[in-house]
RNA sequence: CUCUUAUCCAGAGUGGUGGAGGGACUUGGCCCUGUGAAACCCGGCAACCAGCAAGCGAUGCUUGAAAAGGUGCUAAUUCCAGCAGGUAGGCGACUACUUGGAAGAUAAGAG
Repeated sequence: CUCUUAUCCAGAGUGGUGGAGGGACUUGGCCCUGUGAAACCCGGCAACCAGCAAGCGAUGCUUGAAAAGGUGCUAAUUCCAGCAGGUAGGCGACUACUUGGAAGAUAAGAG
């Protein structure tokens, strides 16, 4: 980097260093930010993998507890929309709600 599977409306700081941007990309919108952005450290959250216990139709699956192992996460739903459809409203432009998709993120596995 590619592929497969699962998840993505929950949760998590009055901390330290730092010193200007940040919310993946692109377009539009909307936000955060010198009352201190990114990044790093500490703290915290969760429970994907591993490990543990129990059950079962057992090379596995389900449930549970724990969190000292490997990751992850820690403004706003993945901040919202973009593509295709449905419902309602509107003469219409369009608006609201909703289903699916695309793209992305994370974990685990394969190449």

This is a predicted structure of a 111-nucleotide RNA (SAM riboswitch aptamer (S box leader)) from Planococcus salinus. The sequence was found by an Rfam model in a public genome assembly. The coordinates come from a structure-prediction model, not an experiment, and the mean pLDDT is 84. The source organism's lineage runs through Bacteria, Bacillota, Bacilli, Caryophanaceae and Planococcus.